[in-house]
RNA sequence: GGCUGGGUAGCUCAGUGGUAGAGCAGGCGUUUCAUAAGCGCCAGGUCGCGAGUUCGAUCCUCGCCCCAGCCA
Repeated sequence: GGCUGGGUAGCUCAGUGGUAGAGCAGGCGUUUCAUAAGCGCCAGGUCGCGAGUUCGAUCCUCGCCCCAGCCA
């Protein structure tokens, strides 16, 4: 340098055009003599950055950045 895959909550990941979600972690409550586990609730997001297409983009197109792998 070329190709492929990936970048979404603190972490691991879903989400293939129509209000962004789960598990774990965190906070509160409940339960217990107490702790853990369980159960309920809450909070947490410029969806890597910029532009384009569209009535509407996490999703499609282009450029750039970063990560992993392959080729040279």